[in-house]
RNA sequence: AAACUCUACUGGGGGUGCCCUGCACGGGCUGAGAUGAGGAAGUCCUCAAACCCUUGGAACCUGAUCUGGAUGAAGCCAGCGGAGGAAAGUAGAUCGCGAUCGAG
Numbered sequence: 001a002a003a004c005u006c007u008a009c010u011g012g013g014g015g016u017g018c019c020c021u022g023c024a025c026g027g028g029c030u031g032a033g034a035u036g037a038g039g040a041a042g043u044c045c046u047c048a049a050a051c052c053c054u055u056g057g058a059a060c061c062u063g064a065u066c067u068g069g070a071u072g073a074a075g076c077c078a079g080c081g082g083a084g085g086a087a088a089g090u091a092g093a094u095c096g097c098g099a100u101c102g103a104g
Stems, first nucleotide, its partner, number of pairs: 005093006011054004017029004035048005060085003066079004
């Protein structure tokens, strides 16, 4: 010095489940996140906020109306997964290994 790592800015990507309850208000469960507004018409779409992720990519999607285990219920947990997809640039900072002692 570079890479890794961390931070910042700008851009981009993503999800919004289960139950009380048929609906609404409200409440409960898990989680980083399950929010608000509007439209349409019967179940979907748009915008915004927060949160997360951004290729060394498990954020998130498909497989999946999946399989096994729990639960009041559910992607709640595990498998699936050395499967397939999935969204980038700039700048700055930092920097290796081992031993001993002490502190938090």